[in-house]
RNA sequence: GCUCUCAUAGUUAAAUGGAUAUAACGACUCCGUCCUAAGGAGUAAUUCUAGGUUCGAUUCCUGGUGAGAGCA
Numbered sequence: 001g002c003u004c005u006c007a008u009a010g011u012u013a014a015a016u017g018g019a020u021a022u023a024a025c026g027a028c029u030c031c032g033u034c035c036u037a038a039g040g041a042g043u044a045a046u047u048c049u050a051g052g053u054u055c056g057a058u059u060c061c062u063g064g065u066g067a068g069a070g071c072a
Stems, first nucleotide, its partner, number of pairs: 001071007010025004018055001027043005048064005
């Protein structure tokens, strides 16, 4: 330099153009207990960035940023 893949909650992952973006673990609150734990109920928290297409974008297209793989 060329090609390809990836970027979603604190972490690990789902969501093949359509309802309020989902789950596990973690955090917080409450119940529970003499206390702690187990267990139960609930709450908050996320689409890397700038554009484009579309009635509608996490999803499709382009640029950028970052990470990884291959070739030279």
Transfer RNA from a Minisyncoccota bacterium, 72 nucleotides, folded computationally.
The prediction has a mean pLDDT of 82.